[in-house]
Context: one part of a larger RNA
This record gives sequence, C1' cells and structure tokens, in this order.
RNA sequence: GAACGAACGUUGGCGGCGUGGAUUAGGCAUGCAAGUCGAACGCGAACGCUCCCUUCGGGGAGUUAGUAGAGUGGCGAACGGGUGAGUAACGCGUGGGAAACCUGCCUGGGAGUGGGGGAUAACAGUUCUAACGGGCUGCUAAUACCGCAUGACGCUAUUGAUCGCAUGGUCGAUAUUCAAAGAUGGCCUCUGCUCGCAAGCUGUCGCUACCAGAUGGUCCCGCGUCCUAUUAGCUUGUUGGUGGGGUAAUGGCUCACCAAGGCUCCGAUGGGUAGCCGGCCUGAGAGGGUGUCCGGCCACACUGGGACUGAGAUACGGCCCAGACUCCUACGGGAGGCAGCAGUCGAGAGGCUUCGGCAAUGGGGGAAACCCUGACCGAGCGACGUCGCGUGGGUGAUGAAGAUCCUUGGAUCGUAAAACCCUGUCAGAAGGGAUGAAAUGCCAUUCGGUUAAUACCCGGGUGGCUUGACAGUACCUUCAGAGGAAGCUCCGGCCAACUCCGUGCCAGCAGCCGCGGUAACACGGGGGGAGCAAGCGUUGUUC
Repeated sequence: GAACGAACGUUGGCGGCGUGGAUUAGGCAUGCAAGUCGAACGCGAACGCUCCCUUCGGGGAGUUAGUAGAGUGGCGAACGGGUGAGUAACGCGUGGGAAACCUGCCUGGGAGUGGGGGAUAACAGUUCUAACGGGCUGCUAAUACCGCAUGACGCUAUUGAUCGCAUGGUCGAUAUUCAAAGAUGGCCUCUGCUCGCAAGCUGUCGCUACCAGAUGGUCCCGCGUCCUAUUAGCUUGUUGGUGGGGUAAUGGCUCACCAAGGCUCCGAUGGGUAGCCGGCCUGAGAGGGUGUCCGGCCACACUGGGACUGAGAUACGGCCCAGACUCCUACGGGAGGCAGCAGUCGAGAGGCUUCGGCAAUGGGGGAAACCCUGACCGAGCGACGUCGCGUGGGUGAUGAAGAUCCUUGGAUCGUAAAACCCUGUCAGAAGGGAUGAAAUGCCAUUCGGUUAAUACCCGGGUGGCUUGACAGUACCUUCAGAGGAAGCUCCGGCCAACUCCGUGCCAGCAGCCGCGGUAACACGGGGGGAGCAAGCGUUGUUC
C1' cells in the first nucleotide's frame, strides 16, 4: 500500500448493487418449510335453508352434497433447502478405464393387454387404556393382492458355427421359464340388442414383457493433495491362490482350505490439524495466504448401531434398538429432535423480520382446471462492503464584528460571513404511472390431423375476457423553498501540515526513532493548517 463474512471509538443525508451466527455440530417455546390425484376405488356427514308432523321437549323428509372428511391405491417424499462435526481418504482435483453393472419418470421401435379367484381398510357393532394407541366380530371395492392361459427379439440350460491371446463376444438351433389393469371423452359407420345404448366403432391417458437411446449413478486405475522422526518399524483377512457364498457388478467384500506373504527413510505405522475444488486476496511475476457469498463434488442430520420400503436411501422434517436430554402422566406408560425459514435462550468482540407472494423462474402431483412449494421472487433491518449523488451556485472589501497572533505598524481566519441575484439534484407535498406480461387460463371462431363422422380429441391461427407480491414502487410532471443534510484523524522525522498558553521526567504521548526535569512545533487546551470525507480513525488477520 492492498484486502476482510470483521469488531471497537466517534460521527452520520439519500439511493443502486451486493452482503450479514466465522464462537456452542450448544439447548430450543410457537408458526410454517411435501404434498397431490375423485379421469384408480369403496364409503360419506354437519351447521344452515325449505317443507311436514308435534305431547312444543322434539321428530321426519328434501336440500346443503356425492360436498367437507377420513380410508384403500398411485406417484412424489432419495429432489429442493441447511451445516462443515467427521474425513489426510480414490474424499476431492485431473486424465483415463469397463473387469463388471444398475437406471423410476422421459424419447424412439415393434409386440401384447385373454380368463378367473380370495381377501382387507374405511364403515358398523363390541371391548381395553389416563393418554399414545390397540383387540375381537361382521360387511365391501379397486389400476391393491393371488393363481391360470398366452408369450420372444428377454432369462436360464444344452449345443453348433465363427471371431479372439484369454475370461469371453457375435450368429443360429433345441428345451425350460416368466406378464398385464383398467379409466375416461365422443358416436351410431359396422355388429348386437331392450332402439338409444353396449362388451360395437373411434379418440385420449394408462398397464405388461422386450430392444435401443438419453439422463443419473455404482465401480477400478495413473498423477497431484498440510505439519510432525522429540513417531521407525507396521500388518493376521493381514498379502496372494483355489473353491463356495454375496452384490446390479469387479474384488478378502465374506467364508473354508492352502502358501507366507504385503507396506516402509522416495517416510510406512502413529500423532496433530483440515471438508476438497472452480475460485478469492495479495504480488511485476514466481510465489504466499485463503476456501465466506455463488457453482461442482463429498460428508453429516441429538449421540451410537441396524435394516425395511423403493428405480433410487442405509433416508434432516420415515422405522427399530440403545444412550443422554426435555416434556406429559391417573406412575402402569407415553411423546420429541430447527446443521429448513423466521424467532428464542446461552456462550461471545460480533452478524437481521416470529414480513409479503406464488405474479415470474423452477420443482412435486394431476388429462386439465388447479393445489402444494420459508426453493424462489420481493420487501424489512445493519455505513458491513462497494459504487453514485447531495449538503448549494454567482456577485460581493468599510477586507465588518469577533477570535488568535503581534516587532503595536499590523497579520491571519477571509469572499469566508453579511448583503444582492440565481438554481432546484436529494429529502418533502400533489398528480400521472410502468418495463418485468404474454406467456398461461376461459369462451367464440377458423384451418389442418385423426375418424365412418361435420361428433370428441390433438396441433396452429384470429377475436374477446382474464392472472402483479414487489407497488401507487421506479420513472415523469408540477409546487414550495437555501430551506432539512459534515464529520473524523493528524500537524518532531519517516509524512502533507506551526504558533500561543498551561504543565514542569509530573500529568501524559508513542508504529519505530524517541518527546516531557521552566521558553515543549512531540503532553493538555486555543487559534491556524494538512489529509480523507458519509465517513474517519483504532484493533485483529493475510500478502
């Protein structure tokens, strides 16, 4: 000099863009943060309103409404969001690999979707419990569940040909085995009849097995990746082989047997510290430091362990066990997990609102309308940073008053003020008022596709209506009026800026050199000056 997720002192006008729990991965009140689908399925209220009856207490019917609601089922909940504890490791970075592999939703392809069955929740009844929650009996549905049939280009086995150094690859044959689910719109051309409907036709969405792709992921290897030798030896599933098991898959991953190996001064093993990177800071560079925000990867979710479900987890807002802690309890037993967004206590030098909205972007569900979304978009708070703007401009010498200094002549503050003439940024008031929005959605109409069809549906066009949290904000116009807006540090040298008074090795200053013991440009105050400026200094840390 530059930098910072800064803090402290002091001062403080406005705006844009950023940024804000670095310490206790300490504990958490409260609310919200993951739901959705009735076009998979069965059930199904009430308040209110209307009517009827009434012993005036009430009862019944209809409507509310196949709504609210819970339940079965599907998809999602493995994403998104947080944190950096652990980890010195194939964790990360980079470059390769396939020994071997998986991949829901999505895209392309061709094939299929036949015919049956038994349950169960909800519900009803009953019962146990303080509660959380259960037990028993009975009823019922499905795109829930289970057989049967069919089925190859799939799996498995045998075998043939061919290629390859080899595990094997490709092509073919035979055998064996494995599947499914329907929902909904329209129509009467065909078929059937009950003559306007269907099991018929047609469209859309699904379902099953398979091939290929895409995306995502698992795995392996080379190289790189902090300090310590006041850590020198470490290792028994350890190193390798054979075989079995296991996995989506290779492999001591695991097990049995066999061999006795494997690593190490080019630093093994141990100890300490630490998430890694793109980057960021500094520097002419080389290098040094660092990993906050944003992006990629990893790890974790009260602590430790475990599996289940699933395409995917060994699962933050799932389950089980143990532990610590907190809460409820009828003392028998139960409930919980903010390192999600806000917020609270604690510890700390120290870091924000228990805000608005799904309008945009993105995500989940749904055919869609739509619903959900503390992701996100915005607003709020903090000079925390950075950038921009303002706090006025011109004229104005009796160089006023006043203050300070003085050689008593005067000098300086100083065109500074006053005064006169202007301007109108920002803040204030009034009026107008967005871009972000054109997408989307609904209605009408038209064209094309599909079709037996002018219906339905899909796609395109046109017209009308409609969706903004921010926000009556930005911005524009007008009004008034210099009005509301300057401080901080320094002045001995380094280093830019000097005098007076006070003090008298005292009080004090200080980054280094050093100042102060009676004329202190170095302490404290006044005047003056220098520097920066909504900041200025100090401290800490890095180069």